[in-house]
Context: one part of a larger RNA
RNA sequence: AAGUAAGCGAAAAGGCAGGUGAGAAUCCUGCCCGCCGAAAGCCUGAGGUUUCCUGGGGAAGGCUCGUCCGCCCAGGGUAAGCCGGGGCCUAAGCCGAGGCCGGAAGGCGUAGGUGAUGGGGAAUCGGUUGAGAAUCCGAUGCCACCGGCAGGCCGCUUGAGGAAGGGGUGACGCAGGAGGGUAGGCCAAGCGCGCGGGUGGAAAAGCGCGUCCAAGCCGGUAGGGUGUGAGGCAGGCAAAUCCGUCUCACGGAAAGCCCGAGAGGUGAUGGGGAGGGAAAUUGGAGUACCGAAGUGGCUGAGCCCAUACUGCCAAGAAAAACCUCUAACGAGGAAUGCCGGUGCCCGUACCGCAAACCGACACAGGUAGGCGAGGAGAGGAUCCUCAGGCGCGC
Numbered sequence: 001a002a003g004u005a006a007g008c009g010a011a012a013a014g015g016c017a018g019g020u021g022a023g024a025a026u027c028c029u030g031c032c033c034g035c036c037g038a039a040a041g042c043c044u045g046a047g048g049u050u051u052c053c054u055g056g057g058g059a060a061g062g063c064u065c066g067u068c069c070g071c072c073c074a075g076g077g078u079a080a081g082c083c084g085g086g087g088c089c090u091a092a093g094c095c096g097a098g099g100c101c102g103g104a105a106g107g108c109g110u111a112g113g114u115g116a117u118g119g120g121g122a123a124u125c126g127g128u129u130g131a132g133a134a135u136c137c138g139a140u141g142c143c144a145c146c147g148g149c150a151g152g153c154c155g156c157u158u159g160a161g162g163a164a165g166g167g168g169u170g171a172c173g174c175a176g177g178a179g180g181g182u183a184g185g186c187c188a189a190g191c192g193c194g195c196g197g198g199u200g201g202a203a204a205a206g207c208g209c210g211u212c213c214a215a216g217c218c219g220g221u222a223g224g225g226u227g228u229g230a231g232g233c234a235g236g237c238a239a240a241u242c243c244g245u246c247u248c249a250c251g252g253a254a255a256g257c258c259c260g261a262g263a264g265g266u267g268a269u270g271g272g273g274a275g276g277g278a279a280a281u282u283g284g285a286g287u288a289c290c291g292a293a294g295u296g297g298c299u300g301a302g303c304c305c306a307u308a309c310u311g312c313c314a315a316g317a318a319a320a321a322c323c324u325c326u327a328a329c330g331a332g333g334a335a336u337g338c339c340g341g342u343g344c345c346c347g348u349a350c351c352g353c354a355a356a357c358c359g360a361c362a363c364a365g366g367u368a369g370g371c372g373a374g375g376a377g378a379g380g381a382u383c384c385u386c387a388g389g390c391g392c393g394c
Base pairs, nucleotide, nucleotide: 014032015031016030017029018028019027033391034390035389036388041371042370043369047351048350051349052076053075054074055073056072057071061069062068081142082141083347084346085345086344088119089118093114094113095112099108100107101106123140124139125138126137127136143343144342145341146340147339148338149337150336153333154332161329165325166324167323168322173312174311175310176309179305180304181303184299185298186297187296188295190211191210192209193208194207195206212271213270216266217265218264223259224258225257226256227250228249229248230247231246232245233244235243236242275290276289313316357366358365373385374384375383376382
């Protein structure tokens, strides 16, 4: 040169008024405008670890400002028998008594243990806080165990029950399409509530909004699966009435049995609900409180029936739970209804396509799963919009 050039991190966009304050383009409130809407909305995993809420602050951090903040200070906040994990099971992998190998360090590995990303497993709806909720509260349920009561059932040597043992089940591939439902959505001159407005007219077939609700219990449907009985047997490492297998009888498509959504009823004299709407102040207003209608039609899932069904070859975890069989043992056992009782440990705030995670940054990058409305459309494309969220910190 010069506090000059350049930069201030997506071109979604701001404007006005009011408030607060020493100070306002930047904080708060209101109105208008704009942007996303298979997301730039919502839930949740990982990860983060107080960032959550309230009061206060204004050095530094914030690419400007700042009265504001994911910043600083203080106080507060995470409540579970039924959600996730453990007290259950096993997979790969890991550890590994004995054992084998090695000079040692150590390596491998049987029994066994450990280990979810899998199996198993009992809860729904509503309300509530400044901040938690299937956890608190309300209502209605369910599970396991213990005790009591009730009326029955089976068995007592002609043997009920009974396992760390036997068997079954659990139990699984890929492709395909059809059916029955439900969620959701749309429409209505039905129903309910509100509005019904300045211009010549319109109280109406006008306009706006709303037109619901779970688990559980009862019920057993659409649909799917399945032969039954008797006798024999040297198999299932003992036994077996179980499984397997052989023979016979009866049957041949039904009955029976098993599985099984949903509708309907109940739950509900309950909840929620558009809307209406106080009194009042030291101290919480659209608050307390009140509360209508709730039908019909159309559409319709990737969700449920469904581990179904059909086809195919490359032939598609394990163990426990559960059912059953007997062994030792063995005299009591199993179930139902009602009442009462008990129910442990850990997680639970908040962000979570992001300014809170991974990228040295409040970084145009990256980040698993679920929900994901309407009009047009084959569609989750694309454009415009709901709910909701934002205008990207000069």